RNAcentral holds the full RNA, with entries from SILVA.
Predicted 3D model of a 527-nucleotide part of an RNA (small-subunit ribosomal RNA, 5' domain) from a metagenome.
Rfam family: Bacterial small subunit ribosomal RNA.
The coordinates come from a structure-prediction model, not an experiment, and the mean pLDDT is 86.

Context: one part of a larger RNA
This record gives sequence, structure tokens and C1' cells, in this order.
RNA sequence: GAUUGAACGCUGGCGGUAUGCAUAACACAUGCAAGUCGAACGGUAGCAGCAAGAGCUUGCUCUUGGCUGACGAGUGGCGGACGGGUGAGUAACGCGUGGGAAUCUGCCUUAUAGUGGGGGAUAGCCCGGAGAAAUCCGGAUUAAUACCGCAUACGCCCUACGGGGGAAAGCUGGGGAUCUUCGGACCUGGCGCUAUUAGAUGAGCCCGCGUUAGAUUAGCUAGUUGGUGGGGUAAUGGCCUACCAAGGCAACGAUCUAUAGCUGGUCUGAGAGGACGAUCAGCCACACUGGGACUGAGACACGGCCCAGACUCCUACGGGAGGCAGCAGUGGGAAUAUUGCACAAUGGGCGCAAGCCUGAUGCAGCAAUACCGCGUGUGUGAAGAAGGCCUGAGGGUUGUAAAGCACUUUCAAUUGUGAGGAAAAGCUUUUGGUUAAUAACCUUGAGUCUUGACGUUAGCAAUACAAGAAGCACCGGCUAACUCCGUGCCAGCAGCCGCGGUAAUACGGAGGGUGCAAGCGUUAAUC
Repeated sequence: GAUUGAACGCUGGCGGUAUGCAUAACACAUGCAAGUCGAACGGUAGCAGCAAGAGCUUGCUCUUGGCUGACGAGUGGCGGACGGGUGAGUAACGCGUGGGAAUCUGCCUUAUAGUGGGGGAUAGCCCGGAGAAAUCCGGAUUAAUACCGCAUACGCCCUACGGGGGAAAGCUGGGGAUCUUCGGACCUGGCGCUAUUAGAUGAGCCCGCGUUAGAUUAGCUAGUUGGUGGGGUAAUGGCCUACCAAGGCAACGAUCUAUAGCUGGUCUGAGAGGACGAUCAGCCACACUGGGACUGAGACACGGCCCAGACUCCUACGGGAGGCAGCAGUGGGAAUAUUGCACAAUGGGCGCAAGCCUGAUGCAGCAAUACCGCGUGUGUGAAGAAGGCCUGAGGGUUGUAAAGCACUUUCAAUUGUGAGGAAAAGCUUUUGGUUAAUAACCUUGAGUCUUGACGUUAGCAAUACAAGAAGCACCGGCUAACUCCGUGCCAGCAGCCGCGGUAAUACGGAGGGUGCAAGCGUUAAUC
């Protein structure tokens, strides 16, 4: 000199853009952060409508009916493995980079073939019981895209090439004939389901090279190193196991100890390098501590389960409940924000869709925390006013500074106007496809109708007034900037040299000056 996720002191007008628990991976009150689908299912607790009935105060109340819109609880499906947080652990194939072969991959795309016929249960509801509660037990009954056989098998899997094995589920929109038990069959469109194929995406695994310090750490290792047989996995492999061999690593630093998430990058520097790894992006690891598996395409799973432990809470003392390193918020700390608004946009989950959910996200609030921009007036004005300070007492300086005169109105204030972020979806119509069909469905175009948290938006216009807006540090040398008074090795200053013991440009005050400026200094830290 540059820099900072900074803090402290004094001061403080506005806007834009960023950033904001670095400490205790310490403990957490409260609310919210993952649901959705009735077009899978039996149903109907609540709400609304409709219908029927009853009461009557004649427009209200009650009862009944899943009939309709919807839908609590439940079965079932998909999603809770994403998104969000943190950096404790980890010196490692963890990360970075470049390769590799022995793998899996829900939803999505491509292609082929199917989607036939049966069965037995079980939640819920009802009845009964146990318990303070959490919850649990028994009985009866019921549905499915839940579960299980049978049939079939282009391709698929196993094979000793003889053969053997294995699937599925329906739901919904529309409809001219024909049939009909009036439910539907049948035709057709959409969404599904099963098997296989290729892809895309994602993930697992292996290897070369690189990846902090210490030798006041010199030897380390028995599943250890390799082989064979077997097991296990989606897959290779001591990954596991039995047997056999005695290997493997190490001064090119093994082992041990300490420290640490890694990278793109950030800061600095002419560069080489040094230091760092907040925000943003990629990867990894973790989710009160330790261990374990279940489900699933995917987890050994932050807001799932089981066991043990510490802690907190409830209890009828028998037993139970919990996990903010999600967003806010509380204690703690020198220090780091609101228990805010909205799903309008972008994205995600579910759904045919309408839509619902979304503390992701978009916004707003707080903080001069940082960077950038703007303003606090402009011109004129010598009687060089008054006052202050200094003085060789003449004067000098503050100083065109002020006052006065003329002008302007950025920003702030008030009033009005007002984009863009909005494209969709819906409705009407139209083109093409599909079809037996002019239904329905998909699709092209046109018209129409709306959808904004921010928001009193940005911007623009008008009104009025110089009106509302300057401080901080320094002035001995380094280092730009000097005098007076007070003090008297005292009080104090100080980054280094050093000032102060009666004329202190170095302490304290004043006047003046210098520097930076909505900031200025100090402290801490890096180059």
C1' cells in the first nucleotide's frame, strides 16, 4: 500500500447491488419446513347442495337418504434417497485430473409382444375388553391397481443342450347399429399394468498421477500378502470362510502423532510465489452419541424403524414421549438479522386435469458490514463587518468565508400518473390427426376472459422552500499540516526514534492548518 463474513470509539442524509453465528457439531420454549391422488378401493366423521318426512313461531329447526359436490380416519399408489442445513469426522481413491471393466438404474424416450381365467384374506366400519396415557387385544363382517395360485410366453432366465422356469390390473371419456338380467356386453380414445429391447439420466466399483507438518515417531503387518475351493453382492475383489504357501509395506519416509473437509476459486503480488477455502458452483461426510438392519429403482434414511447410552419432559409410578448442523426465534458470545409476506414468477412432489403442498424460491424487514453512485447548494458579494485568535499594538489571520443580492431544486417531503416481471390454464371458434363417427381425445391458429407477494413498485409529471442533510483523525521526524495558553519527569503521549524536570510546534485546551469524507480512526488478521 492492498484486503476482510470483521469488532470497538466518535459521527451519520439518500439510493442501488451484495453480504450477515467465524464462538458452543452447545442446550433448545413455540409455530411452520412433505405431501398428494376419490380417474386404484370399501366407504361417509364433518361441511354444502338436493330429495323425502316431522315439528310448527310460514321460514326456521330436527330426522332420514352417499343421491350430488366434496371428504376426516383407513387400505392402496407415487413421493418422503430431491430440495434445505452443517463441516464434527476424514491425510483417505475423500477430493482434483486422466483412464478402465466385472455392474444396476423408478419416472422419461424408442421398439416388440401381451393385458385370459380364478381364489383366500385384511384394515376401516360394528361389537366386546385392557390401560392414567401412549397404545394394544379378541370376535363378526367387507373392498381394491393390496396379496396368491392357474393358463399363455415373440423375446427373457437357467441348462449337463435332452430340457426346465417365470408375467400382468384395472380406471376413465364418448358412442351408431346389435344383444341385454337395464348393471352392462360391444366399438373407440386416454391414462395405466406385464415381459423384453435400445437409449438417456443417475449411481456403484477399479487404477495412474497430484494432495499439510513432525524422525525429539524407524521399523509396521496374521485376514496380514498371495493362491485354490466355496459363500456373498447389482458387480470385481480377503468382501467373508476353509485349506495351502510366507509373504506385503518402509529412509523415494512405512507406522505413529498433530492439524485439516477437497476443488473451481478468493486475497495479495510486476511475476514467481505466499496465505486462505465466507457467499456462489461441483464432490464428500454427518444428522443428540454409538450400533443395526427393514422397505425400496435408489437409504443403512436430518423432520422413518429397532437396540444401547447421556440429557429433557409427562405419569395414576405400572409405563411412555423427544431430537432446529431446515426457516424464524431463545439462552451463550466482542460480534452476525424478522417468531414477516406470497406461491404472482422459476423450480420440485402428487394428480388426466382443475388444483393442493413447497421457510426451495421470489420478495419485504433489520445492520454504513462491504462496494458503487448522488446530495448537503450555485453565482455574485470588501465596509476586507462583528466576534474569535495572534501581535514588534502599526497590524495580521479566520476571509468571499458570513451577511446582503440574484438563481437553481438533484435527493428527501407532498399530490397525481404509471410500465415490465404474465406466459399459461379456462371458454368460443378453427386446422390437421385418430375413429364406423360430425361424440370424445390430441393438435395448429384466431378471438375472448381473467391471474402480481413485492407494491404507496421502477419511471414520469406537478407543488413548495436554500429550505431537511458533515464529520472524523492528524499537525516533532518518518509524514501533508504551527502558534498561544495551561502543566512542570507531574498529569500524560507513544507505530519506531522518543517527548514532559518553568519559554513543550511531541502532554491538555484554544485559534489556525493538513488529510480523508457519510464516513473517519483504533484493534485483529493476510500478502